[in-house]
Model confidence (mean pLDDT): 84 of 100. A computed fold for a 105-nucleotide RNA from Falsibacillus albus, annotated as SAM riboswitch aptamer (S box leader). The sequence is in RNAcentral, with records from Rfam. Rfam family: SAM riboswitch aptamer (S box leader). Gene Ontology term of the family: regulation of gene expression. The source organism's lineage runs through Bacteria, Bacillota, Bacilli, Caryophanales and Falsibacillus.
RNA sequence: CAUUUAUCAAGAGUGAACGAGAGUACUGGCUCGACGACUUCACAGCAACCUGCUUUUCAUGCAAGGUGCUCCUACCAGCAAAGCAUUUGCUUUGGGUGAUAAAGC
Numbered sequence: 001c002a003u004u005u006a007u008c009a010a011g012a013g014u015g016a017a018c019g020a021g022a023g024u025a026c027u028g029g030c031u032c033g034a035c036g037a038c039u040u041c042a043c044a045g046c047a048a049c050c051u052g053c054u055u056u057u058c059a060u061g062c063a064a065g066g067u068g069c070u071c072c073u074a075c076c077a078g079c080a081a082a083g084c085a086u087u088u089g090c091u092u093u094g095g096g097u098g099a100u101a102a103a104g105c
Base pairs, nucleotide, nucleotide: 001104003103004102005101006100007099008098013043014042015041016040017039021032022031023030026078027077028076029075044070045069046068049066050065051063052062053061074097079094080093081092082091083090084089
C1' cells in the first nucleotide's frame, strides 16, 4: 500500500508528562473524558502471527527475539439472505469497510 492468506465474542495496568477531545473511513446512535480521557515515555503484563529450539517430517511442546495488544464484541447499527415474531423488532449466516501478522510490491 495494488494485493494474498489467517485472525478479530477471550486475555492483559501502574507512574509521569501533556491538556480536550476520544472510541479504526463516513453517517446515525451510544459510551468514556478536567476524579485528566486520547497521545507520548518508563516499567510491568497479555497473547503467540513471524522467528528460534525440540521433532526423521508433521503435529505437539518450550522460549518470548521481531511485531502487536492491555475500557465497552471492530462499542452498536448501517448491505444482502434466511428464520422467528407479526407492535417499524429479534436471531443466525454471508458480504462490504477496517485493524493486526506474514508474504509480495